[in-house]
Order: sequence, then structure tokens, then C1' cells
RNA sequence: GGCGGGAUGGCGCAAUGGUAGCGCGUUCGCCUCCUAAGCGAAAGGUUGAGGGUUCGAAUCCCUCUUUCGUCG
Repeated sequence: GGCGGGAUGGCGCAAUGGUAGCGCGUUCGCCUCCUAAGCGAAAGGUUGAGGGUUCGAAUCCCUCUUUCGUCG
């Protein structure tokens, strides 16, 4: 340098172009003599950046950044 994959709450991952969810974690409550476990609830996301298409974009198109793999 060429080609391909990834980037989404604190972490690991989902999500047919139509309300961005799940697990773990965190906080609060219930339970318990206390803790853990269990049960219930809540908070937490400008979906890597910028543009475009569309009534509507995490998703499609373009450019860029970063990371992994591969070829030379």
C1' cells in the first nucleotide's frame, strides 16, 4: 500500500429502515439476626466523527479516525 471485519450505557454483546434492548455490574427496596444468594424496581446511550439518501438511519451510500485479520 491492497482487501475484509469491528467501533452501540461501566464491561461483554443484540437489534427486518419504524419506541435502541439483553446479560453482568451500579443504586434503592424486599427477604435475613447480619452478609451472600434469591426477588422487585430504578438510573445509566448525542449508536467512533462528519456529510448524503429517506417521511423516518445503529442499519443504506460517501469521506475520515481507530482497531483486528489477511495479502504483498

This is a predicted structure of a 72-nucleotide RNA (transfer RNA) from Dothideomycetes sp. EMM_F3. Its Rfam family is "tRNA". The family's RNA type in Rfam is transfer RNA. Lineage of the source: Eukaryota > Fungi > leotiomyceta > dothideomyceta > Dothideomycetes. The RNAcentral record of the sequence draws on ENA.